[in-house]
Predicted 3D model of RNase P RNA and transfer RNA as a complex of 418 nucleotides.
RNA sequence: AGAGUAAAUUGAAUAGUCGCGUAUAGCAAGGCCGAAAGGCAGCGUAUGAGGAAAGUCCGGGCUCCAUAGAGCAAUGAUGCUGGAUAACGUCCAGUGAGGGAGACCUUAAGGAAAGUGCAACAGAAAAUAACCGCCUAUUUAGGUAAGGGUGAAAAGGUGAGGUAAGAGCUUACCGCUGAUAUGGUGACAUAUUAGGUCAAUGUAAACCCCAUCUGGAGCAACACCGAGCUUGAGGGUUAAGGCUGCUCGCCGUCCUCUUAUUGGUGGCAUGAGAUAUAUGGUAACAUAUAUAGUAGAUAAAUGACUAUUCUAGACAGAACCCGGCUUAUAGAUUUACUUAUAUA
RNA sequence: GUUUCCGUAGCUCAGUAGGAUAGAGCAACCGCCUCCUAAGCGGUAGGUCGGCAGUUCGAUUCUGCCCGGGAACA
Numbered sequence: 001a002g003a004g005u006a007a008a009u010u011g012a013a014u015a016g017u018c019g020c021g022u023a024u025a026g027c028a029a030g031g032c033c034g035a036a037a038g039g040c041a042g043c044g045u046a047u048g049a050g051g052a053a054a055g056u057c058c059g060g061g062c063u064c065c066a067u068a069g070a071g072c073a074a075u076g077a078u079g080c081u082g083g084a085u086a087a088c089g090u091c092c093a094g095u096g097a098g099g100g101a102g103a104c105c106u107u108a109a110g111g112a113a114a115g116u117g118c119a120a121c122a123g124a125a126a127a128u129a130a131c132c133g134c135c136u137a138u139u140u141a142g143g144u145a146a147g148g149g150u151g152a153a154a155a156g157g158u159g160a161g162g163u164a165a166g167a168g169c170u171u172a173c174c175g176c177u178g179a180u181a182u183g184g185u186g187a188c189a190u191a192u193u194a195g196g197u198c199a200a201u202g203u204a205a206a207c208c209c210c211a212u213c214u215g216g217a218g219c220a221a222c223a224c225c226g227a228g229c230u231u232g233a234g235g236g237u238u239a240a241g242g243c244u245g246c247u248c249g250c251c252g253u254c255c256u257c258u259u260a261u262u263g264g265u266g267g268c269a270u271g272a273g274a275u276a277u278a279u280g281g282u283a284a285c286a287u288a289u290a291u292a293g294u295a296g297a298u299a300a301a302u303g304a305c306u307a308u309u310c311u312a313g314a315c316a317g318a319a320c321c322c323g324g325c326u327u328a329u330a331g332a333u334u335u336a337c338u339u340a341u342a343u344a
Numbered sequence: 345g346u347u348u349c350c351g352u353a354g355c356u357c358a359g360u361a362g363g364a365u366a367g368a369g370c371a372a373c374c375g376c377c378u379c380c381u382a383a384g385c386g387g388u389a390g391g392u393c394g395g396c397a398g399u400u401c402g403a404u405u406c407u408g409c410c411c412g413g414g415a416a417c418a
Stems, first nucleotide, its partner, number of pairs: 001341001002339009012309007020048005026043002031040003050315001054326002057324005062218004069248004076213004080094005095109001096107004110209002115207002117203003131148002133144005156174006175198001176195008222266004232257004241251002274291007310313001345417007354370004363401001372388005394410005
């Protein structure tokens, strides 16, 4: 230098003109509406999208349903260990397994001797293995998992001994399972030792078992003010409804279609918040101090044009609010590393 | 905005407790019949099972994430 790995930051800049939303204890003794209170408009000032505002996939705040209840599980979710957090299926640090030469990356990773199911085709046989082959006695019976072929998968592997032929039948090594000791909070690791009854394959993102957790609905929730003043038909009251199954219990007088009104205010912007520094912690994160005040509509605001510069500008637009995940994303910058390559 | 359902041939639909050739009707194409057309008869082709990953020996079917379309809501 090339190639590559991980993490982080940023998401064109400057000036001018016109225009839009919100706020305003600024201006104008004024304009428009109104009986008034007051409202609208004008000028000025301040301020005005994101890292994902997106998907709505998880978790929570908040609100209502009884300030949410009981039992069952046949509902749903999670699933190595420890920690973080308001909580999580998220994050951090590790363990095991797999991949890479390496930096490093991936991992929904409990249980298959509790039980049930499934394993097409091929193959003798798919889980009480004998088709061919080998061996023994003799034409039918027995022994045998070494060899053959099939398949995704065939009953631990290799060498030696052994045998009628064979076989964990025996033995050495490797693997597997258990026990003990040591280290570790733990998952687990290492060492020693025992076991050939190491006969029992795979699949639980098949049913299931075990452990932990779980009430429902959603801001079009919900609360208040105003307006409207409500017609007709059907069903239920032995019941329906109150949004996962069943049983109970509670609320409670209604439910469906049609009809009338379809306006306003709050909820709604100081929050488990942001930035910086320090301390503790490997880290996620926590604590303390300081700083600034920073969008808020209800048909819904950020745009257009001009000039200059450059790397020529990607994905994309808040709608109750937060923490995550996932997906989309041109280019630029920074930091820490790796080395099958080339040159010195 | 919130909730929820669906996607299989050109169109309308089957199939789904995983098993490899994914079916049916209409339409399309070819042939027969007819003077010609329609109808009728015989045959043929046409599918990344919306897409990408994962689990599994094996996925239209199970799981996750996307894409597209629809429905409901005071």

Its mean pLDDT, the model's own confidence on a scale to 100, is 75.